[in-house]
């Protein structure tokens, strides 16, 4: 140096999360990479830190170490920051309310507006007359099988008799009750008055009179005040975006390193 057979080792790795920690299952990155079983109130283990069963490659394109580059992730900071919530504000815009004006439309008005003045009414108090209604009293009528009165036929009882006694029906009268009433008194009234007096007289309505042309504010317009919505401003929270530092770091590139036995 060549050949054969073995062995170490390898047959993916990384970030986040979880964990005392490691690895896996989970999510993501890289990119293609033996098979099966286990597992989030989880599974296996303990610094040699997945376990169990099987298979393949095998000392190098494949294993180990170092450097470079670097997908992606973590942490910290800076500058912005949608949406949401709360507060503020009314210059502009919209809306709502109040108010002013009377330019346009409209309504009333010389059959007299606004205003002035006089009278009356609406409202309140007292009261008169009438009416309705209720009560009491009075008048009238009616009103008792027996338990009211009078008279009591007949009949009944007592008596030798004269006669006496109780008493039903009937009749008369009456009590309570019931009914009625042109009467009297009292009370009351969403009643009427073309009754009276008073109070009030602010407002409204009606009428008379004076004056003589405006009045109203429904719609539009314009001005003012207030409120509120949007917008805007501020604050809170914060998805996310850009950027800086730091950390871990897949894939890739380069360099170096790595056995044993036998035969030639």
């Nucleotide at each position: 140096c060549c050949g054969u057979g073995c062995u170490a080792a390898g047959c993916g790795g990384g970030g986040u999360g979880u964990u005392a920690g490691c690895g896996g299952u989970a999510c993501c990155c890289u990119a293609u990479a033996c098979u099966c079983g286990c597992a989030a109130u989880c599974c296996g283990c303990u610094a040699u830190a997945g376990c169990g069963a099987g298979g393949c490659u095998g000392a190098a394109u494949u294993c180990u170490u170092u450097u470079c580059c670097g997908a992606g992730g973590g942490u910290c900071g800076a500058u912005c920051g949608a949406a949401u919530u709360g507060a503020g504000c009314c210059a502009c815009u919209a809306c709502u309310g109040c108010u002013a004006u009377a330019a346009g439309c409209g309504a009333c008005c010389u059959u007299g507006a606004c205003g002035g003045u006089c009278g009356g009414g609406u409202c309140c108090c007292a009261u008169g007359c009438a009416g309705g209604u209720g009560a009491a009293c009075g008048g009238c009528g009616u009103g008792a099988a027996c338990c009211u009165g009078g008279u009591c036929a007949g009949g009944c009882g007592g008596g030798g008799a004269a006669c006496c006694g109780a008493g039903c029906a009937g009749c008369c009268a009456u009590a309570a009750g019931c009914g009625u009433u042109a009467g009297u008194u009292c009370g009351u009234c969403g009643u009427g008055c073309u009754g009276u007096g008073g109070a009030a007289c602010a407002a409204c309505c009606c009428g008379g009179u004076c004056u003589g042309a405006g009045u109203c504010g429904g719609c539009u317009g314009u001005g003012g005040c207030a409120g509120c919505a949007a917008a805007c401003u501020c604050a809170a929270c914060a998805a996310g975006a850009u950027u800086g530092a730091u950390u871990c770091g897949a894939a890739g590139a380069a360099a170096a390193g790595u056995g044993c036995a036998c035969g030639g």